[in-house]
RNA sequence: GCGGGUGUGGUGGAAUUGGUAGACACGGUAGACUUAGGAUCUACUGCCGCGAGGCUUGGGGGUUCGAGUCCCUUCACCCGUA
Numbered sequence: 001g002c003g004g005g006u007g008u009g010g011u012g013g014a015a016u017u018g019g020u021a022g023a024c025a026c027g028g029u030a031g032a033c034u035u036a037g038g039a040u041c042u043a044c045u046g047c048c049g050c051g052a053g054g055c056u057u058g059g060g061g062g063u064u065c066g067a068g069u070c071c072c073u074u075c076a077c078c079c080g081u082a
Base pairs, nucleotide, nucleotide: 001081002080003079004078005077006076007075010026011025012024019065027045028044029043030042031041032040046055047054048053058074059073060072061071062070
C1' cells in the first nucleotide's frame, strides 16, 4: 500500500427485517439493616436544562417519515497479505 474486522453511558455488553438507544450485569450515590464494616435489601444512576424539553452509538456527510443498523468519507485499534 491492498483486503477484512472492531468502535454504543464510568466498565463489560444487548438492541430481530431500519421502528421507544443503552436491556442485563458490574461499578457509583443515597437509604434500610449492623456497635462498625462486609453481605443482603430498596431507590436512583449517559449529557445539557429550574422546568417543559433538547442532545447522544469514534468524527463528518448522505438516503429515509424514521439510521447503532444502509451508503460515502475520515480517525483509532486489531488481523491477514505483497
Predicted 3D model of an 82-nucleotide RNA (transfer RNA) from a Marinifilaceae bacterium. The sequence was found in a public genome assembly. It matches the Rfam family "tRNA". By type it is a transfer RNA. The prediction has a mean pLDDT of 80.